[in-house]
RNA sequence: GGGGUUGUGGUGUAGCUUGGCCCAGCAUUAGAGGUUUGGGACCUUUAGACCCAGGUUCAAAUCCUGGCAACCCCA
Numbered sequence: 001g002g003g004g005u006u007g008u009g010g011u012g013u014a015g016c017u018u019g020g021c022c023c024a025g026c027a028u029u030a031g032a033g034g035u036u037u038g039g040g041a042c043c044u045u046u047a048g049a050c051c052c053a054g055g056u057u058c059a060a061a062u063c064c065u066g067g068c069a070a071c072c073c074c075a
Base pairs, nucleotide, nucleotide: 001074002073003072004071005070006069007068010028011027012026013025020058029047030046031045032044033043034042051067052066053065054064055063
């Protein structure tokens, strides 16, 4: 220098192929409460996310373009 894959809460992950259902789901984590003599476990509840910019569209996490980052391959 060229090509490919990926990017979603603090962490992990689904949703993307086929755009549309309420506050973007689940697990974990953290706060509060319940239960217990206490702790653990369990239950209830609350908090928190679509890498950035632009475009297409009535509507974009999803499609398109550019950029950034990580990893892999080639030179």
The RNA shown here (transfer RNA) has 75 nucleotides and comes from a Candidatus Woesearchaeota archaeon.
The RNAcentral record of the sequence draws on ENA.
Taxonomically the source falls in Candidatus Woesearchaeota (Archaea, Nanobdellati).
Its Rfam family is "tRNA". Rfam links the family to the GO term triplet codon-amino acid adaptor activity. The family's RNA type in Rfam is transfer RNA.